RNA sequence: GGGCGUGUAGCUCAGUGGCAGUAGCAUCCGGCUUAUAUCCGGACGGUCGGGGGUUCGAAUCCCUCCACGCCCA
Numbered sequence: 001g002g003g004c005g006u007g008u009a010g011c012u013c014a015g016u017g018g019c020a021g022u023a024g025c026a027u028c029c030g031g032c033u034u035a036u037a038u039c040c041g042g043a044c045g046g047u048c049g050g051g052g053g054u055u056c057g058a059a060u061c062c063c064u065c066c067a068c069g070c071c072c073a
Stems, first nucleotide, its partner, number of pairs: 001072007010025003018056001027043005049065005
C1' cells in the first nucleotide's frame, strides 16, 4: 500500500429498516439468614466509534474518517 472483518451500558453480548434498543455479569437497594455467601425481587447504567447521505422512519442500508484484529504484498 491492497483486501476482509469488528466497534451497542463499566465488562461480555443480542438486536440485519418500524413500539420506548436485549440479556447476563458488575454496582446499589430490599428480602432471605444469627451472620456471610448462595438464592429471590427491584433499581441504576445506551444520544449504538465520529461525521455525512438515502428513507416517512437508520444500531441496521450507502460514503468517508478513526481505532482494533486477520490475510496478501
Predicted 3D model of a 73-nucleotide RNA (transfer RNA) from a Patescibacteria group bacterium. RNAcentral holds the sequence, with entries from ENA. Model confidence (mean pLDDT): 81 of 100. The source organism's lineage runs through Bacteria and Bacteria candidate phyla.